The part of an RNA shown here (small-subunit ribosomal RNA, central domain) has 350 nucleotides and comes from a metagenome.
Context: one part of a larger RNA
RNA sequence: CUGGGCGUAAAGGGUGCGUAGGCGGUCAAAUAAGUCUAAUGUGAAAUCUCAGAGCCUAACUCUGAAACUGCAUCGGAUACUAUUUGGCUAGAGGUUGGGAGGGGAGACUGGAAUUCUCGGUGUAGCAGUGAAAUGCGUAGAUAUCGAGAGGAACACCAGUGGCGAAGGCGAGUCUCUGGACCAAUCCUGACGCUGAGGCACGAAAGCCAGGGGAGCAAACGGGAUUAGAUACCCCGGUAGUCCUGGCCCUAAACGGUGCAUGUUUGCUGUAAGAGGAAUCGACCCCUCUUGUGGCGGAGCUAACGCGUUAAACAUGCCGCCUGGGGAGUACGGUCGCAAGAUUAAAACUC
Repeated sequence: CUGGGCGUAAAGGGUGCGUAGGCGGUCAAAUAAGUCUAAUGUGAAAUCUCAGAGCCUAACUCUGAAACUGCAUCGGAUACUAUUUGGCUAGAGGUUGGGAGGGGAGACUGGAAUUCUCGGUGUAGCAGUGAAAUGCGUAGAUAUCGAGAGGAACACCAGUGGCGAAGGCGAGUCUCUGGACCAAUCCUGACGCUGAGGCACGAAAGCCAGGGGAGCAAACGGGAUUAGAUACCCCGGUAGUCCUGGCCCUAAACGGUGCAUGUUUGCUGUAAGAGGAAUCGACCCCUCUUGUGGCGGAGCUAACGCGUUAAACAUGCCGCCUGGGGAGUACGGUCGCAAGAUUAAAACUC
C1' cells in the first nucleotide's frame, strides 16, 4: 500500500451555494503522455536462492548459474485513460403554455379572547386547593350591561395534507420575489456530479442600542406541603417573550440514515398535474409523472428491522470512526462586547 466500517454498538458535517481537486455520456480522427511489448546499456562486490566443490560433518569457505522485481535510451502496438480537433442528443440547461402551495419580504386591514380604564345595575363575598392559606373585596370586588385603551396570538378549516436546502412557515387583502411540478419537444450541445478551504443561511435561550409591554413567566417575595423543601401545588412578580438595527452560531439542528446517478417483484391510501374511456356536463373508472404515507417480496441485517422515498445491487465525490474514563476538558490558535463557540491533546487509571 491493499484489506473494515458509520439507522440503534464508536462514527453523516445543522443546511445550502460554490473554489481548487477528484470523477465524468456518445461517434470518429490525430498524437502517443499514462499503458503494453521487443532490443540495447546499466543495475559494484558481498548477501539471498539453486547446482556443485573443499575442510571427517555442520557452521564456514570456494566455483557457477539465477536473481537484483529498478532506471535510461531506442523501435513498435493503440483497446482503455489522457490531450487536441470535428460531430451527436439519451445527461444538464433554455423556450412556450398551464395549474398547486402556511416558500420569502413589505404595507394595510379584521374578529374572538385575556387584562386594564370609565360609566350603569347590584351586594358580600371572590379567587384558589388534595385540604388550606397568602391574595383581592363595604374606599363596593366577583357577577352582569355599555363605551374605550393596548399588546400578543390567529379557534373552526387542519389532514402520517401543502411549501421550503435546512432552521422553519398557518386570520385576510395587495405589492415585490424564489423554487418545484405537468404538457409540448422548438433551441444550446456534456455546459455534468461531488466538493477540502471559502461564503451565505441557521430554532430557542443569551448579549448591545432604541422602542413596546396585554397575557405568560426564569430570578425574586409570600402561602402551603415536608423531618427538611433552596422543589413539585397556590398568590404575586422582574428580566425575557413582541418590534427595529447589530451580534451570538449552538440543539435529541433526528429519518439518530451525506449528496448524485443507474438497476431491481408487488398491494393499498393521499396531494398536485396530464391523458383516455364514458357522460348533456361533472363525479366514479383506467393509464402516466412528481411528492407524501401504510404493508410487504427478493435481497440485506447481530438482531430489531429496511424493503423502488433501501438499510437491496453498483459507481463517483465529500465528511467521520478506531476500547471506557480523564474530555469535547487543559494549553495554544481563530472568532466573540460578553456568555462562550470552534480546533483539540497528554499524564494517570480500568